Large-subunit ribosomal RNA, domain I from an uncultured bacterium, 595 nucleotides, folded computationally. Rfam family: Bacterial large subunit ribosomal RNA. The prediction has a mean pLDDT of 81. The sequence was found in a public genome assembly.
Context: one part of a larger RNA
RNA sequence: AGCUAAUGGGGGAUGCCUUGGUACUGACAGCCGAUGAAGGACGUGUAAAGCUGCGAAAAGCCACGGGGAACUGCUAAAAAGUCUUGAUCCGUGGAAGUCCGAAUGGGGAAACCCUGCGAAGUUAAAACUUCGUAACCCGCAACUGAAUCAAUAGGUUGCGAGGAGGAAAGCCUGUGAACUGAAACAUCUUAGUAACAGGACGAAAAGAAAAUAACCAAAUGAUUCCGAAAGUAGCGGCGAGCGAAAUUGGAAGAGCCUAAACCUUUAAUACGUGAUAGCCUGUAAGCGUUGUAUUAAGGGUGUUGUGGGACUUACAGAGUAAGUUACAGCUUACUGAAUCAGUUACAAAAGUGUUUGUUAGUUGAAUACAACUGGGAAGUUGAGCCAUAGAGUGUGAUAGCCACUUAAACGAAAGCAAAUACCCUGAUGUAAGUAUCCCGAGUAAGGCGGGGCACGUGAAACCCUGUCUGAAUCCACCGGGACCAUCCGGUAAGGCUAAAUACUAGUCAGUGACCGAUAGUGAACGAGUACAGUGAUGGAAAGGCGAAAAGAACAGUGAGAAGCUGAGUGAAAUAGACCCUAAAACCGUUAGCUU
Repeated sequence: AGCUAAUGGGGGAUGCCUUGGUACUGACAGCCGAUGAAGGACGUGUAAAGCUGCGAAAAGCCACGGGGAACUGCUAAAAAGUCUUGAUCCGUGGAAGUCCGAAUGGGGAAACCCUGCGAAGUUAAAACUUCGUAACCCGCAACUGAAUCAAUAGGUUGCGAGGAGGAAAGCCUGUGAACUGAAACAUCUUAGUAACAGGACGAAAAGAAAAUAACCAAAUGAUUCCGAAAGUAGCGGCGAGCGAAAUUGGAAGAGCCUAAACCUUUAAUACGUGAUAGCCUGUAAGCGUUGUAUUAAGGGUGUUGUGGGACUUACAGAGUAAGUUACAGCUUACUGAAUCAGUUACAAAAGUGUUUGUUAGUUGAAUACAACUGGGAAGUUGAGCCAUAGAGUGUGAUAGCCACUUAAACGAAAGCAAAUACCCUGAUGUAAGUAUCCCGAGUAAGGCGGGGCACGUGAAACCCUGUCUGAAUCCACCGGGACCAUCCGGUAAGGCUAAAUACUAGUCAGUGACCGAUAGUGAACGAGUACAGUGAUGGAAAGGCGAAAAGAACAGUGAGAAGCUGAGUGAAAUAGACCCUAAAACCGUUAGCUU
């Protein structure tokens, strides 16, 4: 030195475990914010570094409920206390809530600095302290007020739970790539994707036909989503690729309000006359800044395509009051009955009660059975019992009957949600006529240039519009994929609208031929931490003693609070805190053999 055997060190694979993840299901919730958010800084404990909680009233205060014996979080020990006169704990509603942050009195290198005004405290008076208030924009109201007479702009003050900022994805709008594919590349594709910006909501958007369809016959009836139609018809350097709709099967279902014509009120402006018009009508009487026209604002009416409405005429309609001087009508206002409707649109909302659910909880069956093994019984054997409960977890090994639970049943002072009832609120029609009026204008449409439609300019309809033009009002206008005729369908240029649909930061419950510590989230541990970087940003490692700390009193050795050896605990200490199991690499020791 090698080989073999034995025995150690070292190391932390493997096995087992799970406090954590992950994917999904059902239900809920779907916004928070100047009444100061999200997120932080700094404080706060007897002692207190970190986490958690809380805010100078600071691991907490008050009230109302639940609960029933211990409690002062993670966190042991000590100290000091609390509690059956009901604590700790759980739920509901309040109080308080430093500083920064939209941050908003001014400033600023966030958590800091400086100030005005008012009030209070203190003081001889100040300084000082405390409280309140002071940003900008918008809306409304009042007061003021230029150039410039009136007016307006502007200003000042007051009022406003108005706006501002944040939030995972979903939604709408605006701007809008490239890599890539076409086996190169330019039209094309990737893709109206990513990204950026703006905006809103619990969903958003869309939505009650100027729609589809059909042309022989005649039909459908807002929107949205899913299945088929269909990878079809088409589009396409007819390449790569892109890619419908009608129709049909389902989900869900809901329809409405305005503009205008006409009437009327108020305001402003203009016009106008001497009685001719006008003041609702008739006859009288009366008025004379009455009236007429335009504009603006408000109220009534009205809302449609078998065209509708205004308007005119006629009819029906309980009571009271007013316009109004008299009579008759008419108009307006109010009230009652019946009926209908209503708190998501359709006019506008609030309150009260009941029920249900929810935010704490409560009750909850049956071996404390015997023997055996064992440190320990839930194991084995024997004997019983419950079950609307034999889901699950824990308990010293594997428990229906030990504990928490489970099936089932029950429960709320207070808050929230839904349903429902009451209250409350709202609501006149019918017929005929067609002379006149109205039916959404820089719009529809057209030219040029683009974009969107599955559709790349094409035979290219339809939709949007940068630019130039520019209609019609029902004997009208638009569409039916160039265009024309006929026919059919509809009524644009105003608006609202639940459900079916999308998503999940969050809450509750649950599930897994999902992971099991190099896996699963980056994170099972004081993890977006430590650390790196000027910064944007990047970003770890790290779980397991034991049933119970019973965590090794005491002694020896030693420089030693190291380590080791005894002793003791324990089933086990080769379970001793570098702690379950303990593989390999690597390093030793002892013995034998070989050289």